A computed fold for a 73-nucleotide RNA from Actinomadura kijaniata, annotated as transfer RNA. It matches the Rfam family "tRNA". Rfam classes the family as a transfer RNA. Rfam's curators write: Transfer RNA (tRNA) molecules are approximately 80 nucleotides in length. The source organism's lineage runs through Bacteria, Bacillati, Actinomycetes, Thermomonosporaceae and Actinomadura. The coordinates come from a structure-prediction model, not an experiment, and the mean pLDDT is 81. The sequence is in RNAcentral, with records from ENA and Rfam.
RNA sequence: GUCCCCGUGGCGUAGUGGAUAACGCGUCGGACUACGAAUCCGAAGAUCGCAGGUUCGAAUCCUGCCGGGGACA
Repeated sequence: GUCCCCGUGGCGUAGUGGAUAACGCGUCGGACUACGAAUCCGAAGAUCGCAGGUUCGAAUCCUGCCGGGGACA
């Protein structure tokens, strides 16, 4: 330099054009307990890397950047 893949709550992932972005772990509150742990119940937390475009509608499709990983030179 060229090409390919990835970027979604604090962390790990799902969602591949359509309603309030789902799950696990973690965090916080409650129940239980003599107190903890475990278990159960509840809650908060992501405008989906950034900016444009397409569309009635974009996390999803297109373009350009940024970051990470890989292949070739």